[in-house]
Context: one part of a larger RNA
RNA sequence: UGACGGGGGCCCGCACAAGAGGUGGAUUAUGUGGAUUAAUUCGAUGAUACACGAAGAACCUUACCAGGGUUUGACAUGCCAAGAAUCUCCUAGAAAUGGGAGAGUGCCUGAAAAGGAACUUGGACACAGGUGGUGCAUGGCUGUCGUCAGCUCGUGAUUUGAAUUGUAUGGUUAAGUCCCAUAACGAGCGCAACCCUUGUCCUUAUUUAAAGAAUCUAUAAGGAGACUGCCAGCUAGCGCUGGAGGAAGGUGAGGAUGACGUCAAGUCAGCAUGCCCCUUACACCCUGGGCUUCACACGUAAUACAAUGGCUAAGACAACCAGAAGCAAAACUGCGAAGUGAGCGAAUCUGUUAAACUUAGCCUCAAUUCGGAUUGUAGGCUGCAACUCGACUACAUGAAGCCGGAAUCUCUAGUAAUCGUGGGUCAGCUAUACCACGGUGAAUACGUUCCCGGGCCUUGUACA
Numbered sequence: 001u002g003a004c005g006g007g008g009g010c011c012c013g014c015a016c017a018a019g020a021g022g023u024g025g026a027u028u029a030u031g032u033g034g035a036u037u038a039a040u041u042c043g044a045u046g047a048u049a050c051a052c053g054a055a056g057a058a059c060c061u062u063a064c065c066a067g068g069g070u071u072u073g074a075c076a077u078g079c080c081a082a083g084a085a086u087c088u089c090c091u092a093g094a095a096a097u098g099g100g101a102g103a104g105u106g107c108c109u110g111a112a113a114a115g116g117a118a119c120u121u122g123g124a125c126a127c128a129g130g131u132g133g134u135g136c137a138u139g140g141c142u143g144u145c146g147u148c149a150g151c152u153c154g155u156g157a158u159u160u161g162a163a164u165u166g167u168a169u170g171g172u173u174a175a176g177u178c179c180c181a182u183a184a185c186g187a188g189c190g191c192a193a194c195c196c197u198u199g200u201c202c203u204u205a206u207u208u209a210a211a212g213a214a215u216c217u218a219u220a221a222g223g224a225g226a227c228u229g230c231c232a233g234c235u236a237g238c239g240c241u242g243g244a245g246g247a248a249g250g251u252g253a254g255g256a257u258g259a260c261g262u263c264a265a266g267u268c269a270g271c272a273u274g275c276c277c278c279u280u281a282c283a284c285c286c287u288g289g290g291c292u293u294c295a296c297a298c299g300u301a302a303u304a305c306a307a308u309g310g311c312u313a314a315g316a317c318a319a320c321c322a323g324a325a326g327c328a329a330a331a332c333u334g335c336g337a338a339g340u341g342a343g344c345g346a347a348u349c350u351g352u353u354a355a356a357c358u359u360a361g362c363c364u365c366a367a368u369u370c371g372g373a374u375u376g377u378a379g380g381c382u383g384c385a386a387c388u389c390g391a392c393u394a395c396a397u398g399a400a401g402c403c404g405g406a407a408u409c410u411c412u413a414g415u416a417a418u419c420g421u422g423g424g425u426c427a428g429c430u431a432u433a434c435c436a437c438g439g440u441g442a443a444u445a446c447g448u449u450c451c452c453g454g455g456c457c458u459u460g461u462a463c464a
Base pairs, nucleotide, nucleotide: 001464002463003461004460005459007458008457009456010455011454012453013452015448016447019411020410021409022408023407026303027302028301029300030299031298032297033296034294035293042053043052064289065288066287067286068285069284070283073127077126078125079123080122081121082120083119086103087102088101089100090099091098092097107116108115109114129278130277132276133275134274138272139271140267141266142265143263145261150189151188152187153186154185155184156165157164158163170179171178195255196254197253198252200224201223202222203221204220205219206218227249230243231242232241233240234239305404309363310362311361312360313359314358315357321351322350323349326344327343331340332339333338370401375396376395377394378393379392381390417440418439419438420437421436422435423434
């Protein structure tokens, strides 16, 4: 100087407390461990792995396994030879890959011969190739402490020196924010502001939006607006408390933004890359299988256990967003999933009836008109192909579950809770996931003794 202390002081945080809703029990979905397997590819493992990489494993993907094949190779550059490219048919085979027949002659230079570009086939060699190893050789990117308020430098001063001071005290702040003070005076990276969205108003613009007009709404570009500016109290000042006006008040709300560094944290499988290793194989192609197994254990979710509910009928109100190998209206057919296909590259057409809600009726506390797992039969859809292994529809079936032990998680306002909607990936889908959107809309915070994490000062130390 740090680190540590079941030392002290001050302060903060959904850290506790006060509340709300869960998880832990059930079933299912999904990830992981373990076990199994020819293979169940690989990585991620306290917080900071476990609905994570994966924004979508039937083939492909795919890296794994079995079998069948290839060896200048699926891909790149260079050399030689032949042929334009390309297309059609027959045949062996699970395919990869072979065997055979036919059609076919382009572009540029040139009178022609010939040469060139591009592509295909054959040959020899340099080489290709590797999701093989090392994240403890690395770049880049990322997580975490933590959006915590810290981390440093120049000159000067102090000290034998390591170092200290500045950056301590007092006040204040969300903040090393600011003020006062001061052997320090300044400065940098952080904080804040600048950026985006949203809430109010104004101006401009007006098609495809509000049936037409007025003009409002809306749309989308530019501005205004908030600064403790004003008033009162307190104060040395910074600022704090209250008030007015205001759509908004003291950072208005939300986002993006992550200092010096820590964890030899994560990633060589996104990419790049040193070194090592393989080179008739650890490379490459194909068919089939596996990643979907299942005594069990854990994590994360969905649905429930019901009457603040379930069912039937009628009625009302969104926002974001997407659409051409696409979204698909009306009408008709079908109980239905679906089939036929007008319009629309979209403020025009379509997805698009939002649901919770309201009204009326039934159910009357029961394993039930709760709950929907599981299973059977019959179907339509996507796709070469739904057996392993797709989702969906109809009918039938109707499991566990009556609110969950110890323990434990999230959340402070348009938040929690609850209700639907859209999108990406995508042929289809295992989405109950993820990312967004709006509707309805709470309770509680006395306070900082305690638990956890963090910041500053101080003290002790046989630690570095």
About this RNA:
Small-subunit ribosomal RNA, 3' major domain from Lobochlamys segnis, 464 nucleotides, folded computationally. The prediction has a mean pLDDT of 81. Its Rfam family is "Bacterial small subunit ribosomal RNA".